[in-house]
Order: sequence, then C1' cells, then structure tokens
RNA sequence: GCUGCGGGCUACUCUAUCGCGGUUCUGCCGAAAGGCAGGAAUGAGGAAAGUCCGGACAACGUAGAGCGCCACGCCACCUAACGGGUGGGGUUCCGAUGAAAAUCGGGAUACGGAAAGUGCAACAGAAACAUACCGCCGACGUCGAGGCAAAGAGAGGACGGGCAAGCCCGCCUUCACUGAAGCUACGGCGGGCAAGGGUGAAAUCGUGCGGUAAGAGCGCACGCGCUGCGCAGGCAACUGGCAGUGGGGCAAACCCCGUGGGUUGAAAUGCCAUGUACAUCUUGAUUCUGAUGAGGCGGGUUGCUCGCCUGCUUGUUCGAAAGAACAGUCAAGAGGGGUAGGCAGAUACAUCUUGUUGGUGACGACAGGAGUAGAUAAAUGAUAGAGGUCUCGAUUCGUCGGGAUUACAGAAUCCGGCUUAUUGGCUCGUAGCAAAA
Repeated sequence: GCUGCGGGCUACUCUAUCGCGGUUCUGCCGAAAGGCAGGAAUGAGGAAAGUCCGGACAACGUAGAGCGCCACGCCACCUAACGGGUGGGGUUCCGAUGAAAAUCGGGAUACGGAAAGUGCAACAGAAACAUACCGCCGACGUCGAGGCAAAGAGAGGACGGGCAAGCCCGCCUUCACUGAAGCUACGGCGGGCAAGGGUGAAAUCGUGCGGUAAGAGCGCACGCGCUGCGCAGGCAACUGGCAGUGGGGCAAACCCCGUGGGUUGAAAUGCCAUGUACAUCUUGAUUCUGAUGAGGCGGGUUGCUCGCCUGCUUGUUCGAAAGAACAGUCAAGAGGGGUAGGCAGAUACAUCUUGUUGGUGACGACAGGAGUAGAUAAAUGAUAGAGGUCUCGAUUCGUCGGGAUUACAGAAUCCGGCUUAUUGGCUCGUAGCAAAA
C1' cells in the first nucleotide's frame, strides 16, 4: 500500500442580516396579573422511529398465600434492572495459510432435561426401539441326481494252460449294468446371517485388519456417543486421561426441572376554579342474638380461590305468626343534566466531562469541572458570501467550471437496552499478500 473481517467518533464550519420558542438580565407602563423594547447564553437523533423488554415515578389504605398464566434457561462476571452487555466454554458456519493434520481471524447460537411420562416423523421401505425384500452361506441335519471308486456279475476280443476239439480255468482289455464307504462338484429343504444391495432425512455406532461355512464388537487398532471416577488442569461451564458400554432424532411438541413476575400507565395521577338536576326508573340486599358477636348481599386488591380491608345490615303500618306494603340506606345498571378552563406532573439527573487508579473486558473507585430544549396544535428556521465535504464534466495533472448540503429521518414524562431504516467522512484493531528499511 491492497484485499477481507470487527469496532469507535461524527452529521457541516465561520461571518452578516432577518425571523421563531422558553429561561434570564436591563429599561418603560401598570394596583397587581401582565404588556412593550433591547441584550446574553441557548434550542430536534444515531436512531428522536417500533412500543418489543427493563426500570425511575404516580395511583390502587395493607398489594399476603396458593393455583393459573407468562418469561428466561451453558459458565463466570457487569448493571438500578433486563429477554441486555463483557469475557470464557460447547456445537456449528465462513475466510486465509498449509500436501494433509491443524493453526489463525471472523460470524451464528433454535445452548437445562429424551434414562419420569405422553406424543410425532407423511410417503417409500421387510422394518423407524423394530425388522428380513433382494441377497450371502451350506459348517450342522436331510432329500435328489452326477462323477471318481473297492467289489459283483453279463457279453465280446487277445494271450497262456488243461482237455473229451465242445468247453473249463487264469490273466489283460473293450462295452454295458449294479454299485457300499469315502471324496468331489451341483440343486432343493430345514437352518444360519444382518456384513453387501435397495428404500428413506435417518436403518442394531464408523473405518481398517483378523476371524468365520457365510457373517456379526466376535477379537484387535483408531475414532464417535453415553455412563462413572475420592485421576490431572480450571472459580466454573468444560478439557484431558482411565474404566465400562453401544438404549437414534424432535421439547421454538405437550411435559418435567430450576429461577423470576401484584396491576395500571403521563390520556398515569394530584390540585384549583367554574357550572348543574338527579326529588327519575329497574333490580338486588336490608338476617339471627338480651348483648358481644356471627351470618348475608355488594365493593376494593390480580385471571381464579382463600385471606385482608371496607359499605349496608334501619324505621313505620297491617297480621297470632309466617309474611306483605311503604319509606330510608348501600350496591349494580338505564335514562337525563352540567363542565371541556387553569396549574402541577414536565426536566438536576442510575446526567455529561477531565485526570488518576483497579480490571482481559463490560465496568468500578477517588479527585476536579459543567448545567445542555420543555413546546401544548405544538418553536428549534430562511437568505447571502467564503471555506469544508460529496458528485458530474474537462484537463496541459498545475487545476478550471457546474450542481448538491445530500441517506434514514424530527423531541412530547424520563432513563438503560433491543429491533428496524440508512448516506458520507475520519479513525483504531486484526488476518493474509506485496514492497522498502
């Protein structure tokens, strides 16, 4: 310097003029509230978006217990907290180097439990915790037929011998028949196999060697998974080693285990002023006891239950009593009426920044400095010049000319995160390549 990857910062600058918002100062007017004029410093983001998490804060007088429901889920740490962050581990992906093994850099993480139970995996396939379709074997047992083959007996021939010239005996050979035991090759059945092939996302752990009738962890070597270890390292997850074993996948399926969660949400909530009409309708409760108290009907707290708190539980008349009627009180609802104004909440905070220090880091501690929107129909802007940056064209490579101020986009109680959208500039680290010293 180039290429790849990972982070941080920034969002035009200066001058002049005009305009807008709140704060504050000065002057004038005013009884005051306030009005007018001038000045000072200042005024929309990295996401202000989404409203997805966590909180601060406010209210529900107590916010308790159980269940339900929801969330998280490797280890250690950070933080007010988090479903966030940092570092590490496991698994996995990408890139570079390398013959390979590996090493380095970067990313993702659907990372508790499948040996508690239930369930799913269509189709294909013989079979998906179960099995033999194709196929291999023929050791063991058995059936069939063939060859070799001891032997038997028939026919013919050659040779030798005997003799009654017919035949008989011996031996060799040819043909044909039968053929035990054994051997050999073939076919079938019983049987053996799960190594090979097929199907499939996945088929009794994988590869190699031996062994076997053919095979098979059957044996051995290396590797993989699971389990165990009072072995070594590490805070731990885990890594390595040793021993045993070969019981796949899915829990972002139901479920089990562990941890956590009160609800609502700034249109929360609190205060002031103004104004009016509830003297209406319906329904429910209005019980027992001499009394204490118990019970009943509602309301509140959270989806349900319990607990807790709280409102009512009263009177008259008729009736022997039960009960009925009327009125009152409480609660739920229907109908109707009034109000729509102002103040607070609302910006001093888990805030920003400098230095020192601890830590691999997120971040912490100590010391110092700073004050940085607060609108309420909603302000935070416009113009000109110069510079910066980007871009287009030309170029004699010195520069010249034109255009833009660019992308995504605008506070609304606040803060910490996450997710989504997106342009340019500066800068740090790291891997490889190249060059120079």